[in-house]
RNA sequence: CGCGGGGUGGAGCAGUCUGGAAGCUCGCCGGGCUCAUAACCGGAGGUCAUAGGUUCAAAUCCUAUUCCCGCAA
Numbered sequence: 001c002g003c004g005g006g007g008u009g010g011a012g013c014a015g016u017c018u019g020g021a022a023g024c025u026c027g028c029c030g031g032g033c034u035c036a037u038a039a040c041c042g043g044a045g046g047u048c049a050u051a052g053g054u055u056c057a058a059a060u061c062c063u064a065u066u067c068c069c070g071c072a073a
Stems, first nucleotide, its partner, number of pairs: 002071006010026004020056001028043004049065005
């Protein structure tokens, strides 16, 4: 250099194919129960890697760039 996969709250991942309100589990904070924990209730936290384009509307489609993993050489 070539090919493929990936980047989404603190962590691990869905959602992309088929565009239309940002979701799940754990964690964190508070409430509540308890001798104490767990179960239970509520809440905070997201420029969806970056930039541009298409569109009424983009995490999703297109282009470029960047980082990580793998394959081949």

Transfer RNA from Eubacterium ventriosum, 73 nucleotides, folded computationally. It matches the Rfam family "tRNA".